[in-house]
RNA sequence: CUGACCGCGCGGGAGAGUGUUCGUGAUUCGGCCCAUCGGGCUGAAAAGCGGACCGCCGAAGGAGCAACCGCCCCGGAAUCUCUCAGGCACAAUGGACCGUGCCGGUCGA
Numbered sequence: 001c002u003g004a005c006c007g008c009g010c011g012g013g014a015g016a017g018u019g020u021u022c023g024u025g026a027u028u029c030g031g032c033c034c035a036u037c038g039g040g041c042u043g044a045a046a047a048g049c050g051g052a053c054c055g056c057c058g059a060a061g062g063a064g065c066a067a068c069c070g071c072c073c074c075g076g077a078a079u080c081u082c083u084c085a086g087g088c089a090c091a092a093u094g095g096a097c098c099g100u101g102c103c104g105g106u107c108g109a
Stems, first nucleotide, its partner, number of pairs: 003107005008101005017054001019053006027045008055088003061084001062082003068076003
C1' cells in the first nucleotide's frame, strides 16, 4: 500500500390470516334501584392482553440431501429441501443477503 476474513456502526432488505373460538378488558352507551349528589345492579359495544384450533411463510437459529471443494480416514458445503424454533392486517421488533465506514482485530503479499 492492497487484498481476504471476523466483529462493530450506518443505509437498503422479502414472504405468509385484519382466520375461527374462548376468557379478560381501559373506555363508551342504555335501563333499573337508593337518595348521603354520590353509589349499586344489569345489558350491549369495545382498543388492548392471554389461551386453544386450523391454515400459511422462510431470509435469525436448527436439521437433511447434494452440485462442488479439500485431501483420501474423512471433512467442509447452499439462496435447494424440512419447518423443531421463529414469523403471518398496519406499525414496531427481527431479518439471510447487499453496499458502505477516515472503526477495531487477525492473516497474507

Glycine riboswitch aptamer from Croceicoccus ponticola, 109 nucleotides, folded computationally.
Of the family's consensus pairs, 81% are formed in the model.
Its mean pLDDT, the model's own confidence on a scale to 100, is 77.
The source organism's lineage runs through Bacteria, Pseudomonadati, Alphaproteobacteria, Erythrobacteraceae and Croceicoccus.
The sequence was found by an Rfam model in a public genome assembly.